[in-house]
Formats: sequence, structure tokens, C1' cells
RNA sequence: CCCUUAUCUAGAGCAGCAGAGGGACCGGCCCGAUGAAGCUGCAGCAACCUUCUUUAUUGAUGGUGCUAACUCCGGCAGCGCUAGCUGGAAGAUAAGAG
Repeated sequence: CCCUUAUCUAGAGCAGCAGAGGGACCGGCCCGAUGAAGCUGCAGCAACCUUCUUUAUUGAUGGUGCUAACUCCGGCAGCGCUAGCUGGAAGAUAAGAG
């Protein structure tokens, strides 16, 4: 990089440096000098996997990950009493194969 499988309405922050953007993309709508992104320190959450343990993923450790809003909503299709519902697409995370 690419493919496959599973999950995505829950949960979880403070400080320092820094200095205007960010929420994947597009359209909305939000967050942001009462400091955005990023970096660092410590902390927390708990989805997957390893190891040990347990009647039992029970509990713990480790590897990734995550810590505004339903993946913030929609972006295509079906149904429809045109309110909405369902399934996709795309995305994110984990594990495995190439």
C1' cells in the first nucleotide's frame, strides 16, 4: 500500500510549550484568543489482540487505539402517510493474509 473479518447511539482530561485553525472529503451545522491544530508530561477510558490467572474476558499485565457533539448530520439506494425508517458507500479502530 492493498485485501478480508469484526465493531462504531456507551465511556474517558488536566498542565506546559505553542499561536489560528479544527471537526477525513463535499454541503450543512458546530468547536476555537474563556486559546484551534501540533509537540511534551502525567492521568483516564476500554474496542481488538498477546500473556498469566479465573467456574467464567473473571481479574491483571502488555501491544495498538481512544479521551466535543450518534462515525455531529447528510452525500447512494429501497420503502413511505414525504415525518422518517432500513440497508449501503465512504471513514475510523483492531486482528490476520499478501
SAM riboswitch aptamer (S box leader) from a Chloroflexota bacterium, 98 nucleotides, folded computationally. It was read from a public genome assembly, where an Rfam model found it. Model confidence (mean pLDDT): 84 of 100. It matches the Rfam family "SAM riboswitch aptamer (S box leader)". On this family, see Lu et al., J Mol Biol 2010: "SAM recognition and conformational switching mechanism in the Bacillus subtilis yitJ S box/SAM-I riboswitch". The organism belongs to Chloroflexota, within Bacteria.